[in-house]
RNA sequence: AGAGUCGGCCGGGCAAUCGCUGUUGCGGGCGCGCAAGCGCCGGUGGCGGAGGAAAGUCCGGGCUCCGGCGGAUCGGGUGCCAGGUAACGCCUGGGGGGCGCGAGCCCACGGAAAGUGCAACAGAGAACAGACCGCCCAAGUCCCUCGCGGGACCGGCAAGGGUGAAACGGUGCGGUAAGAGCGCACCGCGCCGGUGGUAACACGCGGCGGCACGGCAAACCCCACCUGGAGCAAGGCCAAAUAGGGAAGCAGUCCGCACCGCAAGGUGCAGGCGGCGUUGAUCCGCACGCGCUUCCGGGUAGGCCGCUUGAGGUCUGCGGUGACGCAGAUCCCAGAGGAAUGAUUGCCCUCGACAGAACCCGGCUUACAGGCCGACUCUUACC
Numbered sequence: 001a002g003a004g005u006c007g008g009c010c011g012g013g014c015a016a017u018c019g020c021u022g023u024u025g026c027g028g029g030c031g032c033g034c035a036a037g038c039g040c041c042g043g044u045g046g047c048g049g050a051g052g053a054a055a056g057u058c059c060g061g062g063c064u065c066c067g068g069c070g071g072a073u074c075g076g077g078u079g080c081c082a083g084g085u086a087a088c089g090c091c092u093g094g095g096g097g098g099c100g101c102g103a104g105c106c107c108a109c110g111g112a113a114a115g116u117g118c119a120a121c122a123g124a125g126a127a128c129a130g131a132c133c134g135c136c137c138a139a140g141u142c143c144c145u146c147g148c149g150g151g152a153c154c155g156g157c158a159a160g161g162g163u164g165a166a167a168c169g170g171u172g173c174g175g176u177a178a179g180a181g182c183g184c185a186c187c188g189c190g191c192c193g194g195u196g197g198u199a200a201c202a203c204g205c206g207g208c209g210g211c212a213c214g215g216c217a218a219a220c221c222c223c224a225c226c227u228g229g230a231g232c233a234a235g236g237c238c239a240a241a242u243a244g245g246g247a248a249g250c251a252g253u254c255c256g257c258a259c260c261g262c263a264a265g266g267u268g269c270a271g272g273c274g275g276c277g278u279u280g281a282u283c284c285g286c287a288c289g290c291g292c293u294u295c296c297g298g299g300u301a302g303g304c305c306g307c308u309u310g311a312g313g314u315c316u317g318c319g320g321u322g323a324c325g326c327a328g329a330u331c332c333c334a335g336a337g338g339a340a341u342g343a344u345u346g347c348c349c350u351c352g353a354c355a356g357a358a359c360c361c362g363g364c365u366u367a368c369a370g371g372c373c374g375a376c377u378c379u380u381a382c383c
Base pairs, nucleotide, nucleotide: 001379002378003377004376005375006374007373008372009371010370012348013347014346015345016344017343018342020049021048022047023046024045025044026043028041029040030039031038032037051354055365056364058363059362060361061360062359063231064230065229066228075227076226077225078224079223080094081093082092083091084090095109096107097106098105099104110222111221115220116219117216118215132161133160134157135156136155140153141152142151143150144149169187170186171185172184173183174182188211189209190208191207192206193205194203195202196201235305236304237303238302245296246295247294248293249292250291252273253272254271256269257268258267259266260265275290276289277288278287312331313330314329315328316327317326318325319324349352
């Protein structure tokens, strides 16, 4: 210099003016209230006012309610090991496999010697397989030949070719009629043991076994672990109105006393009983129906809470390879409810992408103009 890998960060800037929204201070007006105080209206000053993904709503949790959510079954999820965490399907470190010269990247990565099932097309044959092309006539039978030999039948062979994603270990030597773990050496594989490691696993450690055990479990299944449901329109408080519900009372009547009045009667006080209607009448019991008032209760409109101080941010120190943890200091950083964060102007630059909070938090995934920083790798050249 060129080509690349990984990690972290930023996401137009400054100023002025006018607005919007939350909160707080000051002073003013109005209403309610005995007061303390509360509510409303407008004025003025201070402070805060979207994101790295606020998104998808795919996982995990907090919080709330559902019967106190404990057990079992079904269903669902996860799936190498260890650690981190409130928890996770996330993260970190490690193991194994694959890719790359490398820095690094990718992997649903438990079990196929429990059972069931599947394998299109091609191919002779797709799991205890298979003679399509091919190789062999050593043994046996027959024919030809004097004989050497040749041919046919019965057969043998998984070494070579071909098909396929996949064809029942690989290379070599021996062996054979031709072949074949048939025998042997090395490699591979399996089982048992040993050593190292917390473990996954590893071993150019030992022994045994000629090989017995092909693939698919994002097919059923088996094993291990996890798992109740609904969600802030959760849920709670206050509470005009309405329906249905509950309780109390009223409408009278009798007696006594007092007062007013000539009287009829009225008023007040104390006490007893007691609402009214429905049978020819009366009383009792039962049943049915009904008016008014007050209170309880109910919960609609409406209002308030939940609502943002939190597994919180920043800095420093310590522990840890790391994810992360601990300690100290310091900060308060949107909280609406038709829903605010905007507009205009000026200057500058590299001319500005994806995109807008709605209960909160931890992740993952997806979208994104442009820019900055750090660590590392490869190639070439020079010192």
The RNA shown here (Bacterial RNase P class A) has 383 nucleotides and comes from a Pseudomonadota bacterium. Its Rfam family is "Bacterial RNase P class A". It is annotated as a ribozyme. RNAcentral holds the sequence, with entries from ENA. The prediction has a mean pLDDT of 76. The source organism's lineage runs through Bacteria, Pseudomonadati and Pseudomonadota. The gene name in the source record is rnpB.